[in-house]
RNA sequence: GCCCGCGUAGCUCAGGAGGCAGAGCGCGUCCUUGGUAAGGACGAGGUCGGCGGUUCGAGUCCGCCCGCGGGCU
Numbered sequence: 001g002c003c004c005g006c007g008u009a010g011c012u013c014a015g016g017a018g019g020c021a022g023a024g025c026g027c028g029u030c031c032u033u034g035g036u037a038a039g040g041a042c043g044a045g046g047u048c049g050g051c052g053g054u055u056c057g058a059g060u061c062c063g064c065c066c067g068c069g070g071g072c073u
Stems, first nucleotide, its partner, number of pairs: 001072007010025004019056001027043005049065005
């Protein structure tokens, strides 16, 4: 230098026919207990890597860039 994959909540990851952004763990409050752990109910938390384009509408499609991983030379 070229090719491929990945980037979404604090962590691990779903979401792939463009139309409300989600799960598990973690975190907070409450219930339960004599008190913990466990269990249960509710809740908070997101510029979806960045910029631009297409579209009525983009996490999703297109271009460029950045980062991580792998391959080729």